């Protein structure tokens, strides 16, 4: 340096539920709380995939359908990184 992830060490992050705020929603932020995570760090028309459908378009007794420049990184992916049993 590259791989790699141990009944290591030092640590880190924080799912769901609930509460508050915000948003049309998906969701986000904060608090509580730990399901788990060797990248559960970062990156969202410079990759793929997924969620929502306000607005717009079409449709129409009722309504429904399509659409992201809205959202998800704890889906895959790209990229950076602690330690050292091997």
């Nucleotide at each position: 340096a590259c791989a790699u992830g141990a009944c290591a060490a030092a640590g880190g992050c924080a799912a769901a539920c609930c509460c508050a705020u915000u948003g049309a929603a998906a969701g986000a932020u904060g608090g509580c709380g730990a399901c788990g995570c060797a990248a559960a760090g970062c990156u969202a028309a410079a990759g793929g995939g997924g969620c929502u459908a306000a607005g717009a378009u079409c449709u129409c007794a009722u309504u429904g359908a399509u659409u992201a420049u809205g959202c998800c990184a704890g889906c895959c992916a790209g990229u950076u990184a602690c330690c050292g049993a091997u």